[in-house]
Context: one part of a larger RNA
RNA sequence: GAUGAACGCUGACAGAAUGCUUAACACAUGCAAGUCGAUGGGGAAGUGGUGCUUGCACCAUGGCAACCAUGGCGGACGGGUGAGUAACGCGUAAGGGACUUACCUGCAGGACUGGGAUAACAGGGGGAAACUCCUGACAAGACCGGAUAAUGUCAUGGAGCUGCAUGGCUUUAUGAUGAAAGGAGACGCCUGCGGGGAGCCUUGCGUCCUAUUAGCUAGUUGGUGAGGUAAGGGCUCACCAAGGCGAAGAUAGGUAGCCGGCCUGAGAGGGUGGACGGCCACAAGGGGACUGAGAUACGGCCCUUACUCCUACGGGAGGCAGCAGUGGGGAAUAUUGGACAAUGGGGGCAACCCUGAUCCAGCAAUUCUGUGUGCACGAAGAAGGUUUUCGGAUUGUAAAGUGCUUUCGGCAGGGAAGAAGGAAGUGACGGUACCUGCAGAAGAAGCGACGGCUAAAUACGUGCCAGCAGCCGCGGUAAUACGUAUGUCGCGAGCGUUAUCC
Numbered sequence: 001g002a003u004g005a006a007c008g009c010u011g012a013c014a015g016a017a018u019g020c021u022u023a024a025c026a027c028a029u030g031c032a033a034g035u036c037g038a039u040g041g042g043g044a045a046g047u048g049g050u051g052c053u054u055g056c057a058c059c060a061u062g063g064c065a066a067c068c069a070u071g072g073c074g075g076a077c078g079g080g081u082g083a084g085u086a087a088c089g090c091g092u093a094a095g096g097g098a099c100u101u102a103c104c105u106g107c108a109g110g111a112c113u114g115g116g117a118u119a120a121c122a123g124g125g126g127g128a129a130a131c132u133c134c135u136g137a138c139a140a141g142a143c144c145g146g147a148u149a150a151u152g153u154c155a156u157g158g159a160g161c162u163g164c165a166u167g168g169c170u171u172u173a174u175g176a177u178g179a180a181a182g183g184a185g186a187c188g189c190c191u192g193c194g195g196g197g198a199g200c201c202u203u204g205c206g207u208c209c210u211a212u213u214a215g216c217u218a219g220u221u222g223g224u225g226a227g228g229u230a231a232g233g234g235c236u237c238a239c240c241a242a243g244g245c246g247a248a249g250a251u252a253g254g255u256a257g258c259c260g261g262c263c264u265g266a267g268a269g270g271g272u273g274g275a276c277g278g279c280c281a282c283a284a285g286g287g288g289a290c291u292g293a294g295a296u297a298c299g300g301c302c303c304u305u306a307c308u309c310c311u312a313c314g315g316g317a318g319g320c321a322g323c324a325g326u327g328g329g330g331a332a333u334a335u336u337g338g339a340c341a342a343u344g345g346g347g348g349c350a351a352c353c354c355u356g357a358u359c360c361a362g363c364a365a366u367u368c369u370g371u372g373u374g375c376a377c378g379a380a381g382a383a384g385g386u387u388u389u390c391g392g393a394u395u396g397u398a399a400a401g402u403g404c405u406u407u408c409g410g411c412a413g414g415g416a417a418g419a420a421g422g423a424a425g426u427g428a429c430g431g432u433a434c435c436u437g438c439a440g441a442a443g444a445a446g447c448g449a450c451g452g453c454u455a456a457a458u459a460c461g462u463g464c465c466a467g468c469a470g471c472c473g474c475g476g477u478a479a480u481a482c483g484u485a486u487g488u489c490g491c492g493a494g495c496g497u498u499a500u501c502c
Stems, first nucleotide, its partner, number of pairs: 001501003005498005012371006018364002020329001025327003029324003034073003038070004042064001046061007080282003089207008099199003104195007112146004121136006152177011182187001208254003215245003220242008257279004261272004284305005307318004335361001337360003343357001344355004374404004384395004408443001410438005418429001446491005451472003457486005467474002
């Protein structure tokens, strides 16, 4: 000098930031991911009629208001945490002639013709529940055939251009294979080639401590062939060979998420990785795949383990390292708040819906910044305190008193920007910021130190006691070092102490 700090004493205001560093301990409750009328139900409001008891019943119509289901897109983003990881995990620089890509976007072309199911529903059954079974029917942009199609894919053959090897690109012939979905409309659907953005893989270099860890390795190292993948590869497998790594530190053990940055320092360097941004990993412990453009998926599924809860004892349910909040641990860390107004995200043609992302508010001197607690005059140098050589000295222009001002705070009046598309409408914050007026010095100062280092000294008490202390060291009867008082010095809404880093 610095801190995500804590503790002690003290505590006026505003703005900006930050706030479980410990138990990746366990969690009550609420919320945090939905949305869409393409489809089938369901039928509210509304409209008409009948009956009349005059505000009700019934019938018809009506239809996307709830609600249920099919289906589509999104739940792989956003948000949290740092347990694991010494690794191509991260950083940086390259490569992919070994790859993928939903949505967005540009271009070209296309959408012909059929079929069978099924949920909700209706009926019936089982169960305490979670839920589940049987029968019956029906729809679609759900599912499945057939047709057609290439600059798609595969196979075989030819030609041209070209590269760092395997090869790549262009073109051509034959054969095979191979799409579609509608909707009233907005808008969608299918195929191919590009673009943008994203992902995946490979490589050079860099990336903590221990040699009181010296040898390690059997899919191990390489080859051939096959399988698998979007794709190269012992990634997996069969066979063959016996390799591969290591004092330039393999292997083992310990510790740790990495970086942009941040702190310190003249720099070199050292330390650190909280907030914000990028990457990675994880989602009660462990394992697994499914769906999908994308996951081996925090608020999906299955198995297992531990724990908690319900139970009719047969069986079931759950996962806050999302936002609040609770218990626990701890020196220690906040509200079970408001709003989608803005910025963004998902769905939708849109209207709109959802969004604890986000924007705001609340709490905390936790940090930084700014401001205030008055200003001028005022000597009888008042009283009081302290001290004294008893003369005085000091507190001290300090107070009182006189004049003035009103920041901040208080009260009252007005009152935004942030809101954007042709117009209109739309503000959680918030009656906030800001402006104006009113009253009155009024409501606003402490903490540490004073032997030397180190700015600042006297008195009394104590008597190696009580105590102080960062180091040197003070205290055993005149202690500038302990305690109190007065005075002084330093900093000031803070001041000291402790911890850690330079």